Small-subunit ribosomal RNA, 3' major domain from a metagenome, 477 nucleotides, folded computationally. The coordinates come from a structure-prediction model, not an experiment, and the mean pLDDT is 85. Its Rfam family is "Bacterial small subunit ribosomal RNA".
[in-house]
Context: one part of a larger RNA
RNA sequence: UGACGGGGGCCCGCACAAGCAGUGGAGCAUGUGGUUUAAUUCGAUGAUACGCGAAAAACCUUACCUAGGUUUGAAAUCCCGAGAAUUCUCUGGAAACAGAGAAGUGCCUUCGGGAACUCGGUGACAGGUGGUGCAUGGCUGUCGUCAGCUCGUGUCGUGAGAUGUUGGGUUAAGUCCCGCAACGAGCGCAACCCUUGUUGUAUGUUGCCAGCACGUAAUGGUGGGAACUCAUACGAGACUGCCCGUGGAAAGCGGGAGGAAGGUGGGGAUGACGUCAAGUCAUCAUGCCCCUUAUGUCUAGGGCCACACACAUGCUACAAUGGAUGGUACAAAGGGUCGCGAGAUCGCAAGGUUUAGCUAAUCCCAAAAAGCCAUCCUCAGUUCGGAUUGUAGGCUGCAAUUCGCCUACAUGAAGCCGGAAUUGCUAGUAAAUGCAGAUCAGCAUGCUGCAUUGAAUACGUUCCCGGGCCUUGUACA
Numbered sequence: 001u002g003a004c005g006g007g008g009g010c011c012c013g014c015a016c017a018a019g020c021a022g023u024g025g026a027g028c029a030u031g032u033g034g035u036u037u038a039a040u041u042c043g044a045u046g047a048u049a050c051g052c053g054a055a056a057a058a059c060c061u062u063a064c065c066u067a068g069g070u071u072u073g074a075a076a077u078c079c080c081g082a083g084a085a086u087u088c089u090c091u092g093g094a095a096a097c098a099g100a101g102a103a104g105u106g107c108c109u110u111c112g113g114g115a116a117c118u119c120g121g122u123g124a125c126a127g128g129u130g131g132u133g134c135a136u137g138g139c140u141g142u143c144g145u146c147a148g149c150u151c152g153u154g155u156c157g158u159g160a161g162a163u164g165u166u167g168g169g170u171u172a173a174g175u176c177c178c179g180c181a182a183c184g185a186g187c188g189c190a191a192c193c194c195u196u197g198u199u200g201u202a203u204g205u206u207g208c209c210a211g212c213a214c215g216u217a218a219u220g221g222u223g224g225g226a227a228c229u230c231a232u233a234c235g236a237g238a239c240u241g242c243c244c245g246u247g248g249a250a251a252g253c254g255g256g257a258g259g260a261a262g263g264u265g266g267g268g269a270u271g272a273c274g275u276c277a278a279g280u281c282a283u284c285a286u287g288c289c290c291c292u293u294a295u296g297u298c299u300a301g302g303g304c305c306a307c308a309c310a311c312a313u314g315c316u317a318c319a320a321u322g323g324a325u326g327g328u329a330c331a332a333a334g335g336g337u338c339g340c341g342a343g344a345u346c347g348c349a350a351g352g353u354u355u356a357g358c359u360a361a362u363c364c365c366a367a368a369a370a371g372c373c374a375u376c377c378u379c380a381g382u383u384c385g386g387a388u389u390g391u392a393g394g395c396u397g398c399a400a401u402u403c404g405c406c407u408a409c410a411u412g413a414a415g416c417c418g419g420a421a422u423u424g425c426u427a428g429u430a431a432a433u434g435c436a437g438a439u440c441a442g443c444a445u446g447c448u449g450c451a452u453u454g455a456a457u458a459c460g461u462u463c464c465c466g467g468g469c470c471u472u473g474u475a476c477a
Stems, first nucleotide, its partner, number of pairs: 001477002003474003007471007015461002019425005026316008034307002042053002064302007073125001077124002079121005086103007107114002127291002130289003136285002138280003141276001143274001148187006154163003167178003193268004198236007208225002212223003239262001242256005318418001322377007334365003339358002343354004384415001389410007431453007
């Protein structure tokens, strides 16, 4: 100087407390461990692994296994030889591949040859998702969006170092003020950026429709309008600016006015010096080591989907604040031409047929769902719950057996609110409700967004956990 303390002081955080909803019990989905297996490819492992890499494992992917092939190689550059390229047929085969046959003779030319492409050969080489993340770059997690981490000059100390950065206030903040052997500065904080909340101006199509007409069974449908909503550009607006109190004539704090918004208005992006030899050699790059008729490479099939079990993350429930049937209302944000597909029609349905419109504020996906109204059920393992299984179908795709999703009929398991323990959340939040997108031929209870309905509680900081500052002890570095 740090680190640590079941030392002290001050302070903060959904850290506790106060609340709400859960997890832990059931069934299923997904991930992991374990076991099994020819293989169940690899990585991630307290917090900071476990719906993680994977924003899609039937083939492919694919790295694994089995079998069949191949060795200048699937793809690259150079050299030599032959043939234009290319197309088609046959045989063996699971395919890769091997063998045989036919058609075809182009472009440039100094007629030597050349360019492109294919086949064969030689070696230089290729290739490796092989090893090492404890050789590395890059990227990332975490402490933590915590308020810290340092430097120059000066001063003090023999020195390590100290001071500044401590102290008194204050703040979300090393934020600001005052004081001070310090005076300044840098990286962080804040602001600048995006979005949302109010408003003005401009512009009105594909969006809008107040007023004026026309028209319809109905609809901004038509003329028209530029008000309103909205769209997208540029502005305004919030700064403790104003008032009162308090405070040291400070920084600030408490209250109030006005205001759409008030003291960082809400949300996002943004992550200091560093820590964990943290993670990643399987995104990529890369040193060294290793393989080179194989640890490279091609193909078919299988596996990654196994199942006594254990854990993690979710979904669905156990019902009446509910379930069922019928009717009826209101979004936002997205996507669409190898696409979205209206309408009509067939089918109980999944879906099929046909095809209008749309390269989209124009057309389509699209029905929002909880909600509201009416009727039935009346507390039961039930008209709750839907696992499991059977049969019949549909869709995608060369192909759904291992191993896809959906529909109908039948079946109708566990489950009556969950032990110890444990998680999230402070407001348009939790909880509940649906919608869209990426990936994608097909496949979503996951993920990323979007809106709708919309709470309860916070006395407080004694305690648990994590963190910041000062101080103290130390057989620690």